This is a predicted structure of a 134-nucleotide RNA (FMN riboswitch aptamer (RFN element)) from Desulfuribacillus stibiiarsenatis. NCBI's taxonomy places the organism under Bacteria, Bacillati, Bacillota, Desulfuribacillales, Desulfuribacillus. The coordinates come from a structure-prediction model, not an experiment, and the mean pLDDT is 79. The same sequence occurs in records of 2 taxa.

[in-house]
Parts: sequence; C1' cells; structure tokens
RNA sequence: UUUGACUGUAGGGGCAGGGUGAAAUUCCCGACCGGCGGUAACAGUAUGAACUGAAGCCCGCGAACUACUUCAUUGUAGUUGAUUUGGUGAGAAUCCAAAGCCGACAGUAAAGUCUGGAUGAAAUAUCAGUCAAA
Repeated sequence: UUUGACUGUAGGGGCAGGGUGAAAUUCCCGACCGGCGGUAACAGUAUGAACUGAAGCCCGCGAACUACUUCAUUGUAGUUGAUUUGGUGAGAAUCCAAAGCCGACAGUAAAGUCUGGAUGAAAUAUCAGUCAAA
C1' cells in the first nucleotide's frame, strides 16, 4: 500500500405568499426539496500517469408495502415513482437550452413537504481503530 474480517462513528431535504371554507402547510393559485453506489464527451488540478467533483426521472441499492416464516426487521419470495424536445458532436436518457414529470404506510378536509411508527432501521462511507493475509 492492497484485500478480507471485526469494532466504533457518521448516515434525508422541503409549502414563502395568497384563495375558498366552520375546519385544509392535505383542495385551488403558487412555492420548495432531491438518500447511497455505478456510468458520464463537462469542470478543476497535474509535465504526465492520474486525481477530485458532477444524473430525483439511465442501471442498481436502501427506506416503505404484501405474504409466509423466525427467539428476533430473522430469513425467503413478491411488489416498489417519474423525460421529452431542440442544440453541439464521431458518440450524450448524463453536457448546454427549454418545457415537463415523480415521490411508501398510518392519522387528519384528500399530504413528496405537517404529525406518527422513528431516541428505530438502513444502502453506504480509505471517517476512526483492531486483527489477519499478500
């Protein structure tokens, strides 16, 4: 330094302003938000090898839901949202421009944003450490 195992730690954001109404952050106008890994023609750094950052709607994971199961969210299976147009180019679902679209369950005037399960769980992270191997 690399790989593996283990321990600890970290690990989700968002209705301003207004309308109707007895009542709505739930309806209507409008506003706002985007977990983790991969990919990426862009950007930055470097003589270079290379490194770092970059997708909600491309691929996958997690959360959530259903069934069965277990001492136990323990395990198995199922389910699990959404993008087009134009431009550049050899090449773009990622770049540039524009216009769109999506968002578990329970509660409640019908909720991506409020409250609750949750002081939970978790993808994941050279963040810290221990051990082993090369």